Context: one part of a larger RNA
RNA sequence: AGCGCAUGGUGGAUGCCUUGGUAUCGAGAGGCGAUGAAGGACGCGGCAAGCAGCGAAAUGCUUCGGGGAGCAGCUAAACAUGCUUUGAUCCGGAGGUAUCCGAAUGGGGUAACCCUAUAUACGGCGGGAUGAAUACAUAGUCCCGCACGAGCAAACUCUAGGAACUGAAACAUCUAAGUACUAGAAGGAAAAUAAAACAAGUUAGUGAUUCCCUCAGUAGUGGCGAGCGAAAGGGGAAGAGCCCAAACUUAUGAUAUGUCAAGCUUACUGGCGUUGUAUCAUAGGGGUUGUAGGAAUCUUCAGGUGUCACAGUAAAGACACGCGGGAAGUGUAAUUUCAUAAAUGAAUGGUUUGGGAAGGCCAGCCGUAGAGAGUGAAAGCCUCGUAAUUGAAAUGAAGUUACUGCCCGGAAGGUUUCCUGAGUACCACAGGACACGUGAAAUCUGGUGGGAAGCUGGGACGACCAUGUUCCAAGGCUAAAUACUACUCGAUAACCGAUAGUGUACUAGUACCGUGAGGGAAAGGUGAAAAGAACCCCGGUGAGGGGAGUGAAAUAGAAUCUGAAACCGUGCGCUUACAAGCAGUCAGAGGGCUAUAUUAGGCCUGAUGGCGUGCCUUUUGCAUAAUGAGCUGACGAGUUACAUUCAGUGGCAAGGUUAAGCCGAAUGAGGUGGAGCCGUAGCGAAAGCGAGUCUGAAUAGGGCGAAUUAGUCACUGGGUGUAGACCCGAAACCCGAGCGAUCUAUCCAUGGACAGGUUGAAGCAGAUGUAAAAGUCUGUGGAGGACCGAACUGAUGAAAGUUGAAAAUUUCUCGGAUGAUCUGUGGAUAGGGGUGAAAGGCCAAUCAAGCCGGGAAAUAGCUGGUUCUCCCCGAAAUAUAUUGAGGUAUAGCCUCGGAUUAAUACUUGUGGGGGUAAAGCACUGAAUGGGCUAGGGGUCCGACCAGAUUACCAAACCCAAUCAAACUCUGAAUACCACAAAGUAAUAUCCGGGAGUCAGACAGUGACAGAUAAGUGCCAUUGUCGAGAGGGAAAGAGCCCAGACCGCCGUCUAAGGUCCCAAAUCACGAGCUAAGUGGAGAACGAUGUAGAGUUACUUAGACAAUUAGGAGGUUGGCUUAGAAGCAGCCAUCCUUUAAAGAAAGCGUAAUAGCUCACUAAUCUAGUGACUCUGCGCGGAAAAUACAACGGGGCUAAAGUUCGUAACCGAAGACGCGGAUUCGUAAGAAUGGUAGGGGAGCAUUCUGCCCACCGAUGAAGGUAGACCGAGAGGACUGCUGGAGGAAGCAGAAGAGCCUAUGUUAGCAUGAGUAGCGAUAAAGGAGGUGGAAAACCUCCUCGCCGAAAAUCUAAGGUUUCCUGGGGAAGGAUAAUCCGCCCAGGGUAAGCCGGUAUCUAAGUCGAGGCCGCAGAGGCGUAGGCGAUGACAAGCAGGUUAAUAUUCCUGCGCUCAGUAGAAGGUGUUAUCAGCUAAGGGAUGACGGAAGAAGAUAGUCAGGACAGCGGAUGGUAGUGCUGUUGAGAGGAUGUAGGGUGACACUUAGGAAAAUCCGGGUGUCGUAAGCCUGAGGUCCAGGACGAGGGUCGUAAGACCCGGAGUUGAUGAGUCUAUGCUCCCAAGAAAAGUCUCGUAGUGAAUCUUUUAUUGAACCGUACCACAAACCGACGCAGGUAGAUGCGGAGAACAUCCUAAGGCGCUU
Repeated sequence: AGCGCAUGGUGGAUGCCUUGGUAUCGAGAGGCGAUGAAGGACGCGGCAAGCAGCGAAAUGCUUCGGGGAGCAGCUAAACAUGCUUUGAUCCGGAGGUAUCCGAAUGGGGUAACCCUAUAUACGGCGGGAUGAAUACAUAGUCCCGCACGAGCAAACUCUAGGAACUGAAACAUCUAAGUACUAGAAGGAAAAUAAAACAAGUUAGUGAUUCCCUCAGUAGUGGCGAGCGAAAGGGGAAGAGCCCAAACUUAUGAUAUGUCAAGCUUACUGGCGUUGUAUCAUAGGGGUUGUAGGAAUCUUCAGGUGUCACAGUAAAGACACGCGGGAAGUGUAAUUUCAUAAAUGAAUGGUUUGGGAAGGCCAGCCGUAGAGAGUGAAAGCCUCGUAAUUGAAAUGAAGUUACUGCCCGGAAGGUUUCCUGAGUACCACAGGACACGUGAAAUCUGGUGGGAAGCUGGGACGACCAUGUUCCAAGGCUAAAUACUACUCGAUAACCGAUAGUGUACUAGUACCGUGAGGGAAAGGUGAAAAGAACCCCGGUGAGGGGAGUGAAAUAGAAUCUGAAACCGUGCGCUUACAAGCAGUCAGAGGGCUAUAUUAGGCCUGAUGGCGUGCCUUUUGCAUAAUGAGCUGACGAGUUACAUUCAGUGGCAAGGUUAAGCCGAAUGAGGUGGAGCCGUAGCGAAAGCGAGUCUGAAUAGGGCGAAUUAGUCACUGGGUGUAGACCCGAAACCCGAGCGAUCUAUCCAUGGACAGGUUGAAGCAGAUGUAAAAGUCUGUGGAGGACCGAACUGAUGAAAGUUGAAAAUUUCUCGGAUGAUCUGUGGAUAGGGGUGAAAGGCCAAUCAAGCCGGGAAAUAGCUGGUUCUCCCCGAAAUAUAUUGAGGUAUAGCCUCGGAUUAAUACUUGUGGGGGUAAAGCACUGAAUGGGCUAGGGGUCCGACCAGAUUACCAAACCCAAUCAAACUCUGAAUACCACAAAGUAAUAUCCGGGAGUCAGACAGUGACAGAUAAGUGCCAUUGUCGAGAGGGAAAGAGCCCAGACCGCCGUCUAAGGUCCCAAAUCACGAGCUAAGUGGAGAACGAUGUAGAGUUACUUAGACAAUUAGGAGGUUGGCUUAGAAGCAGCCAUCCUUUAAAGAAAGCGUAAUAGCUCACUAAUCUAGUGACUCUGCGCGGAAAAUACAACGGGGCUAAAGUUCGUAACCGAAGACGCGGAUUCGUAAGAAUGGUAGGGGAGCAUUCUGCCCACCGAUGAAGGUAGACCGAGAGGACUGCUGGAGGAAGCAGAAGAGCCUAUGUUAGCAUGAGUAGCGAUAAAGGAGGUGGAAAACCUCCUCGCCGAAAAUCUAAGGUUUCCUGGGGAAGGAUAAUCCGCCCAGGGUAAGCCGGUAUCUAAGUCGAGGCCGCAGAGGCGUAGGCGAUGACAAGCAGGUUAAUAUUCCUGCGCUCAGUAGAAGGUGUUAUCAGCUAAGGGAUGACGGAAGAAGAUAGUCAGGACAGCGGAUGGUAGUGCUGUUGAGAGGAUGUAGGGUGACACUUAGGAAAAUCCGGGUGUCGUAAGCCUGAGGUCCAGGACGAGGGUCGUAAGACCCGGAGUUGAUGAGUCUAUGCUCCCAAGAAAAGUCUCGUAGUGAAUCUUUUAUUGAACCGUACCACAAACCGACGCAGGUAGAUGCGGAGAACAUCCUAAGGCGCUU
């Protein structure tokens, strides 16, 4: 280290539980708000953090009821203090109180704050007053009153505006969809609603609206695509009808008219007439419809009682009472019911187990109550309840009754004078809505333009017209049936049970993230009861643990039920230190042990051997080095609704069936309901006819039907369609006064910053020069998008960094650095928009269209994933079409069911047609040689004709030999078709349900393309793989053999093998090979070797070898210096011979010399040449030794050829046993991806079930050697401590290894990288359990234009003290910016506010806007970064100080005095505005002067005194400082003074401005740093006293001179320049309207000066950067030495050494 067992840790699954959710049902309520809402902020408790409650009357007050003993809410116990039978706490009704914000409403504002004091702001309505242009009037303004509006709230409703993704496989009409969204408005519902409606057309009929069922996916509409899609009618729910305008009339008001008016008057007599008439307005009566109605008028009828006017009579009229009717109902009373608290409420004991009884056993009881919950396990009779019954002082709701209020109340007929809704109906153009997309387009409704009739009228009936029918627009109201649920009460669930169910079971819209809109978690369980562990021990008075004790149990101990897995330990058994690999499997020695066993086996381990390259996905094909997964647990994907089709099952059947609704104690059973649907009849385009019909002239023929009838309704299942439709996944598109300019871009307003050095423009002055100029020189001067260079700002190059110190930095270097510069604060511009010195840059770490939320589950022909088992069958990678090619449709191939019933395949035979292979050249073409010979060319001749010749070209023809996919005089094998029979197999076809497949691969053969290349492309055909395991080929998808149901240590074989690895003959016979050929490779080469053949020589002696000869003419001739066989040319003869070339080589200057050919001898039998064949050899070079037999190794073989005989060899065949299916049986079959079909297992819940099991122990967990073919199921032990099965059915959130899945836990990397500036530490002491880091001291180091000090923003307690050490601190920690507790911030004069205005912002009225929301803007307000009254020094605290204290001052306002003026009723003192004037009040740059701060030195003062060589001085150390304010008014700067007058300053003015005069040139006046005095005070080195110390108190010296010298002050000055440089308040002055008797100036005294901030950090450990982060962050001070300097180096004060 591995495996196993045991035992722990970690972790929080599982089981059980439920306080919380989810869905639905029945009721209620359907709003709250200026009487101040919703929602908040801040407070309220004895102690008080959160929740809840409440509001300064604050954990509650009053009162009326209920109730009856304890109580002061919860986390959350204790203590303290109280209340209560004189009735508390508690529950209910009605009141009171109710801070501040918020519509927010006195004004303002950064919500919860500020400032005021007549405050309901604004709008509306009513009244009153006042009152413009403009006479009356009106607008406007003001006042009073009302308390009407405003805002909030879930869905439902109406109205206005109105997308896009998407679908159409693209897209534009269309769709999505009038959806999302936005805006306005209302109610408990809303909307609609009482016919200018339908309908019908030869007959009618219905009678407002709304909603449900149906009609019907019909009629229609529609790039007639995708889609969209009625209505009438029928069945139901509910049920309800009315009122105005007008005619006519009356009253009032206004205007007009004016006695001869206009008119009125029933008859008569007569009269009336500003009490009239006409018009208009308001109001009362009247009246409200289509068979027309009404008014007016006429006629007829009806009409209770009483009272009354007029000059009279009669009639008529008016009023009152009374009567009748109605409703959608005003108020009061009575009464009923209900709601908001409540009350009564039956019946059990014993015993036993146990910690506990409600369990078991025994014996009872109640029930109009056996719903449910609780009680120490499981309770009708213990508790609360339940059934049943009862109940309200008060408030509310609903109903009934009575009365009151309200509404209505003649009828009929005639006449035809009047009335009956106008910019309307209608028309045109361009639209919208209607199911209806402009269409033949009716109907409804608008924008623009035109424009009726008016009852003898008008609209509609789907263009239009006629006839007919029906209705009466242009005014209005109207319950119910319908929609919804934020909220209250009650109830239910085959809904969830802590990763579920709401996001939230818990301090959850919390923590946290974001500037913001917005986004948004995790987190339940001790026990029956805290009985929550007294006491002891270890330890730091820790953390943690061990005993003891409690308890049934403590392995229930608070990190708490159960307590799985990953992961991490400990103990024991076996194994492992010469051995290589998916880690298993089969065999197996040894060791240890003994069970769900008891015939003998079994369990753990595993020396050694055989075989053996994970899973998923995607693929032709994956061990692949192609994808995905770190591991484990939990979660995680074909569902549901409607429609349709098929199958199964069931009911009824020529019929079947209901839908909505209704009845029904209920979301129930059941009943009812026949509208409607499907079927029963078809044909036709239709009219239509009909067992037929259509076509047609037809009775013909033909088509489709009938003859031959089965449907329909449910349930279950397989498909399909519409819906998100199996799950996850885009980039995008659109919508929204949505949110953003704290980053950044540009702009606006107001502030700030820029050390030091250099250069030396214009101008000016002087000199020179000129006629004058110009010019030149010198000086002065101080310009510049000038120069060098810090701060500041940028970012050139390089390096580092790259899981950083940093999501852009550091170091060195570098650009600009008075300018188009940089920067602070406040503000503006906003998403198809901004801004942009322009890069598509920037707009909050996001930009070719921000972010957030929504449409939304967009769409995805694309990728990935898709969860239990067994059984049967089993593909495709092809055709056609396709904006089609990785998709889809149809066909093909698969499966299941039904039908037909042998129709199918193979073998054999017979009969067919063909034009391929081959072959051929007869055709069509190609093509070689020869012959022959037209034609042509060349040559000769000729040049008149003619001719000759040719190794030239060549047609046709002949001979010979050839070629062809698009040649054929010919022509197979196979294949194909038909028929026949037998055998073998069990197919085949049709109909219907369901698919998958459309990427194929290799091998053989036949072709093509290519290069007769490809592991290439593409066809045909066969096989295998795909989807196929086994054996062989070393190893290998596709090759060879062979098709795996399971088991066997049986038999026989195939391919291939038999020396060893490694099963089987180093078998047999005959050869070959010598190359390790075998065990890669060509042209070509070669006396390799074996065989076959042809030919030559050869016993008349060959070939080879040895010996000898190889001669003479002659040195042939020529040439040559020479050439003699052998440089070269010519010739190449003769002779002697056995034979010998005028020479085949070597050689010489040339000779010579040596060989050869040739000959003889010796020797002896074969010797050469060529051809073919087998096996070998060379040719033969690659990258880490061998690496081209699998290795060892092999040579008459273990190579190779031929032959022979055995054996081995597979999941094949056979044998034996078993399973399933088919089959009567015999028997057969059972590889399998996509896919089809069948049968089962498990999980959760429900019913049967008040049953059964269970504390003598459920579920869950854990272990085991049991059972089943499997998914799985039992049993037993331990754990656990309260629930849970079986069986038969039912319903599903119903099964996980994988989706770069979600979430939690735990690993690995790894005790590894690192511990964040290399400014640095060392020592001693202290504290402490422990000290590198804490405290004190000493030494050292670092910064020092900062790494010091102050301060704005921002933060918000971090500040100080005491205590602590779990976590935080990159380590430790006694320490801390950490934790706990307590404390701390003091203002008239610092800042803000009560003052002012800038950019900008809000904005009464107003303007704009033919959507709305809204936009702009006057008056007016708000708004600092600017303007604006006043305080300094010292001391003091642990922590504050210009704030407290001491001392000395100042400002404003009021009051009261004093002094001095002026005035006193106007001859007008003084005051006096939102008025006039001045001031306030402003740029840049440059230079000089004065002064001070500061610094240095001297002097002075105080102290020190020689531990060690010198030092008594010219030594050493330290100090030497001083405010505001008042007075004075210096350096400097500015300025004329006075008087008169006046057309300007919107009126006035004594003011300002203008003008004139006098005086004057330096006085005066204004301003002004500094200095001096107040100052003998205070401070002050040091010393003293007390005290253990820290510290407290007291005393107290000198307190000057010189030098230098500012970015400070004089100075907002002066000079110069051009780009010409805020506003208002305040202050001074004038004095209009007005006020006015006292007032002005100076001074004294006194009173007042509210509110908010004030701690601390602030270049940083406290801010912005996720951090205690090398980054960023405005302003002020900024010493000394060197230096031009804020550069740089060193240093003081001060602060640090950067938390390993």
Overview: Model confidence (mean pLDDT): 82 of 100. The part of an RNA shown here (large-subunit ribosomal RNA, half A) has 1700 nucleotides and comes from an Oligoflexia bacterium. It matches the Rfam family "Bacterial large subunit ribosomal RNA". The family is grouped with related families in Rfam's "LSU clan". Gene Ontology terms of the family: ribosome and structural constituent of ribosome. Lineage of the source: Bacteria > Pseudomonadati > Bdellovibrionota > Oligoflexia.